[in-house]
RNA sequence: AACGUGCUCCGGGGUCGGUGUGAAUCCGAACCGGCGGUGACAGUCCGCGAGCCCGCGCGGUCGGCAACGAUUGCGAGGGUUGACCUGGUGGAAUUCCGGGACCGACGGUGAUGCGACGCAACUCGAAUGGGUUGAUCGCUAGUCCGGAUGGGAGGCAGCACGAG
Repeated sequence: AACGUGCUCCGGGGUCGGUGUGAAUCCGAACCGGCGGUGACAGUCCGCGAGCCCGCGCGGUCGGCAACGAUUGCGAGGGUUGACCUGGUGGAAUUCCGGGACCGACGGUGAUGCGACGCAACUCGAAUGGGUUGAUCGCUAGUCCGGAUGGGAGGCAGCACGAG
C1' cells in the first nucleotide's frame, strides 16, 4: 500500500418566448443527465439505485368478546421500470470528435390533444344507419407543486481500532 470492523462526512440536474380572460401542462425554441463497470471519457452498452405494485415477518394505533379487520413504521424478499444510429481517429471507443436522432418514476394541477362509452340534445336519412355538440370516464409536465430538511446505489473523502 492493500484488507477487516466501527464511526463521521459527502452523495440529482434543468425555462424562456408566443397565443389567450385564463396555460411554468398547449405551440415554438431552449435546457438537464445519479452510482459502479466496460481495452479510452457513456442519460441510450452491462448492471445497480430511487419510484411504483405484491404478498410475508415483527412492532405501534384504532375497531372487535374473539376470530379478525383497518391503518401505519421497520425488515428481508418477489415483480415492474425508458431511450442510438451514422461517418472519422485509434491497438482499443454504441463511451472521444463531426452529423442526425431518441428517452425520462409516483401523486397533484389541465384552455390542449387523443381514446372510450353510446347517456342527453339537435340533425341527415328509406333504414335497426350516419353526423354535430354536450355530459361522463381514461390518458396527456424530464424542467411547476408534493412525499423529500426523506431514502439511496455508492465515494482512490476522513478518523479510530484490528490483523498483517